Record summary: The RNA shown here (c-di-GMP-I riboswitch aptamer) has 90 nucleotides and comes from Paenibacillus sp. FSL H7-0357. RNAcentral records the identical sequence in 2 taxa.
RNA sequence: CAUGUAUAAUCGCAAACCGUUCGAAAGAGCGGGACGCAAAGUCAGGAAUCUACAGCACUCUAAAGGUGCCAUGAUCGUCCGGCCGCCAUG
Numbered sequence: 001c002a003u004g005u006a007u008a009a010u011c012g013c014a015a016a017c018c019g020u021u022c023g024a025a026a027g028a029g030c031g032g033g034a035c036g037c038a039a040a041g042u043c044a045g046g047a048a049u050c051u052a053c054a055g056c057a058c059u060c061u062a063a064a065g066g067u068g069c070c071a072u073g074a075u076c077g078u079c080c081g082g083c084c085g086c087c088a089u090g
Base pairs, nucleotide, nucleotide: 001090002089003088004087012037013036017032018031019030020029021028022027035077041083042082043081045080046079047078048075049074050073055069056068057067058066059065
C1' cells in the first nucleotide's frame, strides 16, 4: 500500500423496548437491554429522509386557532465522500 478469505484473536459498539433527563418536534444524553455491526470509530461536505419552535404567506377570529412554505434543527445504524484505527493475508 492492497485485499477481507474466517465458528479466527484482542479490544469494542449497541437496534427495538423500558426507566429517567433535555428538546416545540424530529431527536439526543444517562442507566438497563441486545437486533445487529470488521469501521455500527469520526466529520452533516454531497444526496436522501424526518421534524417545523421561530419566521413568511393565506385563512378565521373578540382572542385562541387552522392551512401551506421554510433548516437555522436532526439522522454517519440510509447512501456517497473526507479523516483516523485493530487483526489477518499478500